[in-house]
Context: one part of a larger RNA
């Protein structure tokens, strides 16, 4: 000097308590353990792994498994060599498929020579040998880079002085005060840098400019570029002061709400499988192609989620009201057939113009009367649409049929403090096609509760012990 205390003192945080909605019981999706398996590729494993990597495993992806093939190679440079019917198209044949195989057709550039693919040399591009290529193979405890988390906690140092023999202290302590080492006061300190906060974006009010594709038109709203506006700036109270509480005007009030922003450091935290890169290893194979497999298996066990168990409700018809997206290999209106999924044809859009595109919850009728039901949809049988070569291992949808558990969940244990929490639906992204109930936005409806800081978890500052370092 730190750690560490079931020591003290302040202080703070969805951390308790106040509420309000899950989880753990049930079905089901999705991950992960273990098990099996020719193979279930691999990496992550408290908090900080487990719908994580994976913005989407039928092929491919794919790293695994089996079989079948290739050997300068699927790819890149260089060097020597041969071949001129060369390169490049590749037919029969052998085969799942690569791969063998090798009729037939068959060239390009620059010079030369000359009129031409066929003459020559040289390039391209080819053979053949050698250097080399490859390698999702190992080390993240050899690394960069990048990333969680302690934590968006308020902290972590440096110069010069001064104090200790040192190690180190001092400053950064002490009182008020803040979200803040944010500020005032004081004081061997007197400055600074990294943090905090300002600058940046979004959104809530206005003005002014421009309006096309919005508007029947003008004007509104809108749309998108500049700008105003809010600072404890008026006032009271209180305080030395910092700065508190109240109030007035105001769209906003005391950091208005939100985003991006993550100091020194800790976990030898992950990540050699994103990519770089050190060492080591493999070289007719740990490299490369290629059919099928598999990664989808299944007694158990764990995690994150959906859908329920019902009347604040299921169902049926009927009418309303959004943002934000995305579209030419594309979105597709309208019309017509189909119970439907969906065909068929095909306006208009390279987009404020057209399309996806019906929002839904709500509200207004009609049925349903507490029941394993008109509640719940697993499962299963049947017939079909679409996608793509290809839906059997192993896709998503309709349609008729079947109708399982489930009547609100032990002990535990999670998220939320305001347009949030609960619930309603919208779209994207990846993507032929989907296993999405999952992510990343968007929007409609809209609570309750907080008295506090004893406990309980983390954390911050000052002290105090200390058989630790």
């Nucleotide at each position: 000097u730190g750690g560490c205390g079931g020591g003290g003192a302040c202080c703070c945080g969805c951390a308790c308590a106040a509420g309000c909605g899950g989880u753990g019981g049930a079905g089901c999706a999705u991950g992960c353990u273990c098990u099996u398996c020719a193979a279930u590729u691999g990496g992550c494993u408290g908090a900080u792994a487990a719908c994580c990597c994976a913005a989407g495993a039928a092929c491919c992806u794919u790293a695994c498994c089996a079989a079948g093939g290739c050997u300068u190679g699927a790819c890149a440079u260089g060097u020597a060599u041969g071949a001129a019917g060369u390169a490049g198209u590749g037919a029969a044949c052998c085969g799942a498929a690569a791969g063998g195989g090798g009729a037939a057709c068959g060239a390009c550039c620059g010079g030369u020579a000359u009129c031409c693919a066929g003459u020559c040399c040289g390039g391209a591009g080819c053979u053949u040998a050698c250097a080399c290529a490859g390698g999702u193979g190992u080390u993240g405890c050899a690394u960069g880079g990048c990333u969680g988390u302690c934590g968006u906690c308020a902290g972590c140092u440096c110069g010069u002085a001064c104090c200790g023999u040192g190690a180190g202290g001092c400053g950064u302590a002490c009182c008020c005060u803040u979200a803040a080492g944010u500020g005032g006061g004081u004081u061997a300190a007197c400055g600074a840098g990294c943090g905090c906060a300002a600058c940046c974006c979004c959104u809530a009010c206005u003005g002014c400019u421009a309006g096309u594709u919005g508007u029947a038109u003008c004007a509104c709203u809108c749309u998108a570029g500049c700008g105003g506006a809010a600072c404890u700036g008026c006032c009271g109270c209180g305080g030395c002061a910092a700065c508190g509480c109240g109030g007035a005007g105001g769209a906003a009030g005391g950091u208005g709400g939100g985003g991006a922003u993550g100091a020194c450091g800790u976990c030898a935290a992950g990540u050699c499988g994103g990519u770089a890169u050190u060492g080591c290893c493999c070289u007719u194979a740990c490299g490369c192609c290629u059919u099928g497999g598999g990664c989808u298996a299944g007694a158990a066990g764990c995690a994150u989620g959906c859908u329920a168990c019902a009347a604040u409700g299921g169902u049926c018809g009927g009418c309303a009201c959004a943002a934000a997206g995305g579209g030419u290999c594309g979105c597709a209106a309208a019309g017509c057939c189909g119970c439907g999924a969906g065909g068929c044809u095909g306006a208009g859009c390279u987009a404020a113009u057209c399309c996806c595109a019906a929002a839904a919850a709500a509200c207004c009728g009609g049925c349903c009367c507490c029941a394993g039901u008109u509640c719940g949809g697993a499962u299963u049988g049947g017939a079909g649409u679409c996608u793509g070569c290809a839906a059997u291992u192993c896709g998503a949808c309709u349609c008729c049929a079947u109708g399982a558990a489930g009547c609100c969940g032990g002990a535990a244990u999670c998220g939320c403090u305001a347009g949030u929490a609960a619930u309603c639906g919208u779209a994207g992204g990846u993507c032929a096609g989907c296993u999405a109930u999952a992510c990343u936005a968007c929007g409609g409806u809209g609570a309750a509760u907080a008295c506090g800081u004893u406990c309980u978890c983390g954390g911050g500052u000052c002290u105090u012990g200390c058989a630790c370092a």
Small-subunit ribosomal RNA, 3' major domain from an uncultured candidate division WWE3 bacterium, 469 nucleotides, folded computationally.